[in-house]
């Protein structure tokens, strides 16, 4: 850098600084934002991926529990929609499933 699983409709936010943009990235719509975007700090939560420990029997690529490590995250929300399948259908709109891209996190390298 790629490759590969697994999730992605639960869940959790205040204060300092900062000072104009954000919602990954195009393009085409929505929103959100000087009643303070965005980044960082600090404190506090949150969920359990992976490790660590505890602990059940059916001894497993298995459950269950704790929140100690390492990460993640804390507004709706992975905002819609692009690509292909299909519903109803007749306004060119919606609706649903499936792929694409992405986020995290655990391998492989």
């Nucleotide at each position: 850098a790629a490759c590969u699983u697994a999730u992605c409709c639960a869940g959790a936010g205040a204060a300092g600084u900062u000072g104009a943009g954000g919602g990954a990235u195009u393009u085409g719509g929505c929103c959100c934002a000087u009643u303070g975007a965005u980044a960082c700090u600090u404190c506090a939560g949150c969920a359990a991926c992976a490790g660590a420990c505890u602990u059940g029997c059916a001894u497993g690529u298995c459950g269950a529990g704790u929140a100690c490590u390492g990460u993640g995250c804390u507004u709706c929300g992975u905002c819609c929609a692009a690509c292909a399948a299909g519903u109803a259908a007749u306004a060119u709109g919606a609706c649903u499933u499936g792929a694409a891209a992405g986020a995290u996190a655990g391998g492989u390298g």